[in-house]
RNA sequence: GAAAAAGGCACCCCCGUCGUGAGGCGGGUCCGCAAAGCCACGGGGCUCCGACAAGGAGCCAGCCGGGUUACCGAA
Numbered sequence: 001g002a003a004a005a006a007g008g009c010a011c012c013c014c015c016g017u018c019g020u021g022a023g024g025c026g027g028g029u030c031c032g033c034a035a036a037g038c039c040a041c042g043g044g045g046c047u048c049c050g051a052c053a054a055g056g057a058g059c060c061a062g063c064c065g066g067g068u069u070a071c072c073g074a075a
Base pairs, nucleotide, nucleotide: 001072008033009032013028014027015026016025017024018023031062037068038067039066041065042064043063044060045059046058047057048056049055
């Protein structure tokens, strides 16, 4: 992929928990999502250390690109 069906994920907020933090995980919720599965490779955003520098260590895959794997399925 068809204004189809089955099935999937879960923003914000709230609760618990871990982390200095960005944020992670679990539960509730359901804004949305055809890879909103996975990978920090390129760009970007963010946090911490440092001095507001150089530099270093991290976070975000639901910001974009790239890589990789996969469910359902008519005409």
Molecule: c-di-GMP-I riboswitch aptamer
Organism: soil metagenome